[in-house]
Context: one part of a larger RNA
RNA sequence: GGACGAACGCUGGCGGCAGGCCUAACACAUGCAAGUCGAGCGCCCGGCUUCGGCCGGGAGCGGCGCACGGGUGAGUAACGCGUGGGAACCUGCCCUCUGGUGCGGAACAACCCUGGGAAACUGGGGCUGAUGCCGCAUGAACCCUGUGGGGCAAAGAUUUAUCGCCGGAGGAGGGUCCCGCGUCCGAUUAGCUAGUUGGCGGGGUAACGGCCCACCAAGGCGACGAUCGGUAGCUGGUCUGAGAGGACGAUCAGCCACACUGGGACUGAGACACGGCCCAGACUCCUACGGGAGGCAGCAGUGGGGAAUCUUGGACAAUGGGCGCAAGCCUGAUCCAGCCAUGCCGCGUGAGUGAAGAAGGCCUUAGGGUUGUAAAGCUCUUUCGCCCGCGAAGAUAAUGACGGUAGCGGGAGAAGAAGCCCCGGCUAACUCCGUGCCAGCAGCCGCGGUAAUACGGAGGGGGCUAGCGUUGUCC
Repeated sequence: GGACGAACGCUGGCGGCAGGCCUAACACAUGCAAGUCGAGCGCCCGGCUUCGGCCGGGAGCGGCGCACGGGUGAGUAACGCGUGGGAACCUGCCCUCUGGUGCGGAACAACCCUGGGAAACUGGGGCUGAUGCCGCAUGAACCCUGUGGGGCAAAGAUUUAUCGCCGGAGGAGGGUCCCGCGUCCGAUUAGCUAGUUGGCGGGGUAACGGCCCACCAAGGCGACGAUCGGUAGCUGGUCUGAGAGGACGAUCAGCCACACUGGGACUGAGACACGGCCCAGACUCCUACGGGAGGCAGCAGUGGGGAAUCUUGGACAAUGGGCGCAAGCCUGAUCCAGCCAUGCCGCGUGAGUGAAGAAGGCCUUAGGGUUGUAAAGCUCUUUCGCCCGCGAAGAUAAUGACGGUAGCGGGAGAAGAAGCCCCGGCUAACUCCGUGCCAGCAGCCGCGGUAAUACGGAGGGGGCUAGCGUUGUCC
């Protein structure tokens, strides 16, 4: 000098854009953040009815979604990430091609009856539907196989135009796994290792594999730093620097990991699953003491910690996502608004004229000098702000939260808008008074003990400017 997710002090007019718990992965009141489908199904309720039916709602069975989106950085020094390659794999929805959609059956919620419980909930009996479940058939393709052969599917709905269902092949996109190389500090950590290293056979998985198991062999790693300890999410990038390099990894984007702590599996195309389940633990809450409920590292908000970091806002109008044939519903993703000079950028706080120069202040050698064209006065202008009116684009026909916003027109009036730090040298800017090694200053050198340009005040001056200084950190 530059930089900052900054904080603190003094000060503070406007706008655009961006950013905003770096600390306690501390604990959380309250509301909201994931639903949707009646064109899969039966039932119950309400409204209307010309009794033909029509419209709407509810819980339940069923389907799809809830594995996305959003948050956080605890853990992790690892194939976690980056980069380049690889093969023994999976893939719902979507696209292309191809073949099929035949015949039967048994249940279970809802509902009805009845019981237990304070509650959370829950038991028994009876009835019933389906795109729920099961059997048989068929099977080009597909799978197994030794030429023969063996095995495997389906679901219907409606407004009659479609939406679906099943098998197979390919694709797209997504994912899993493996390898080379790269990836912080400590040797005051030197040896580490028993599923350990390899083999044979098996189990398991979508799949390879010591992933797991039995048996066999005795290997494997290490000063080219194993093991151990410490620290840390990684990257694109960011800051700095002429570069090489150094430091960092907020916002945005990719990947990973985590979801009160630890463990586990279930369902599923996909999870070992933030707003699912089970067990254990700590904590909080309810209880009729028998037993139950909960998990903001989602959005907002509260307490706490801290130098320090925001509204318990609006809207689905746009973009995107889920479901649905659709109408549409849901969406704290998102788009907006609010708060904060936190940062960057832009603008304003007026312009011209105006005396050998008012007053006042300060200094003075008392002549004067300086503040200073500065002010007043005169002549103008009206950005921003204020008042009145008009009023968007963003939206393909409709639909605008933002918003009566941006912008445009008109109006009044210099009118509402300047501070902060510094002036001994480094370093740009000097005098007077006060003080008297006191009170104080200070980044370094150092100032102050009676004339202090270094302390405090004042006048003047220098610098930056809606900021200016200080502190911290990096280069």
A computed fold for a 475-nucleotide part of an RNA from an uncultured bacterium, annotated as small-subunit ribosomal RNA, 5' domain. Rfam family: Bacterial small subunit ribosomal RNA. Gene Ontology terms of the family: ribosome and structural constituent of ribosome. The RNAcentral record of the full RNA draws on ENA, Greengenes and SILVA. Its mean pLDDT, the model's own confidence on a scale to 100, is 91.